Model confidence (mean pLDDT): 80 of 100.
Transfer RNA from Brachypodium distachyon, 74 nucleotides, folded computationally.
The organism belongs to Brachypodium, within Eukaryota.
RNA sequence: GGUCCUGUAGCUCAGUUGGUUACAGUAUUGGUCUGAUAUGCCAAAGGUCUUGGGUUCAAGCCCCAACAGGAGCA
Numbered sequence: 001g002g003u004c005c006u007g008u009a010g011c012u013c014a015g016u017u018g019g020u021u022a023c024a025g026u027a028u029u030g031g032u033c034u035g036a037u038a039u040g041c042c043a044a045a046g047g048u049c050u051u052g053g054g055u056u057c058a059a060g061c062c063c064c065a066a067c068a069g070g071a072g073c074a
Base pairs, nucleotide, nucleotide: 001073003071004070005069006068007067010026011025012024019057028044029043030042031041032040050066051065052064053063054062
């Protein structure tokens, strides 16, 4: 230099043919349990879906560019 893949909560991630309220685990906080701690159980909080633009009645999803990371090629 060129090709391909990925970007969603602190972290790991789901998200179906574009459809109205974005999922779970872990971590955190509170409660419960215990003599106490841990485990277990219940609940809460936590999201500018990388950025900008476009298409559409409607975009996490489709298109374009940029940025960041990764894997080959030269």